This is a predicted structure of a 74-nucleotide RNA (transfer RNA) from a bacterium. Rfam family: tRNA. It is annotated as a transfer RNA. Gene Ontology term of the family: triplet codon-amino acid adaptor activity. The prediction has a mean pLDDT of 82.
RNA sequence: GGGUCGAUAGCUCAGCCUGGUAGAGCAACGGCCUUUUAAGCCGCUGGCCCUGGGUUCGAAUCCCAGUCGACCCA
Numbered sequence: 001g002g003g004u005c006g007a008u009a010g011c012u013c014a015g016c017c018u019g020g021u022a023g024a025g026c027a028a029c030g031g032c033c034u035u036u037u038a039a040g041c042c043g044c045u046g047g048c049c050c051u052g053g054g055u056u057c058g059a060a061u062c063c064c065a066g067u068c069g070a071c072c073c074a
Base pairs, nucleotide, nucleotide: 001073002072003071004070005069006068007067010026011025012024013023020057029043030042031041032040050066051065052064053063054062
């Protein structure tokens, strides 16, 4: 220098192909249970989806550029 993949909740990830109210598990918080803790059960909080721009009635999703990370080629 060229290419592929990735960036979404505090953490690990799904959702993107096929545009239409952003989800799961864990964690945190509250409650039940228990002598207490742990475990279990119930409830609840939490993300303008890496940045900027474009297309569209509408973008996490499509297009362009950039940043960061992993890998491959040279």